[in-house]
Molecule: SAM riboswitch aptamer (S box leader)
Organism: Pontiella desulfatans
RNA sequence: UAAACAUUGAGAGCGGCGUGAGGGAACUGGCCCUGAGAUCGCCCGGCAACCUGAGAACUCGCUAAGGUGCCAAGGCCAGGCUUUGCUGCGCAAAGCAACGAUGUGUU
Numbered sequence: 001u002a003a004a005c006a007u008u009g010a011g012a013g014c015g016g017c018g019u020g021a022g023g024g025a026a027c028u029g030g031c032c033c034u035g036a037g038a039u040c041g042c043c044c045g046g047c048a049a050c051c052u053g054a055g056a057a058c059u060c061g062c063u064a065a066g067g068u069g070c071c072a073a074g075g076c077c078a079g080g081c082u083u084u085g086c087u088g089c090g091c092a093a094a095g096c097a098a099c100g101a102u103g104u105g106u107u
Base pairs, nucleotide, nucleotide: 002106004104005103006102007101008100013044015043016042017041018040022033023032024031027079028078029077030076045071046070047069050067051066053062055060075099080096081095082094083093084092085091086090
């Protein structure tokens, strides 16, 4: 990097130092955060439980020492398809897909 599988309405920072204008993946449209400091880096703190660990015995529950990950808002919301409802052809709800993210093992 590619394909596969699993998860993706829960949870966790008003922390410190530095930086200094953008940021919320990409496009469009909204909405929001931001000099009362965005973003990024480091430190500290925390969440979770994918892998690991130990139990048990193939699927469960335990733990948090280790490897990742994460710590505004549902992955901020919508976009494509289906169904249903209302009704005036748009809106709402539900489901699915697509895209993305994270993990795992394989090549």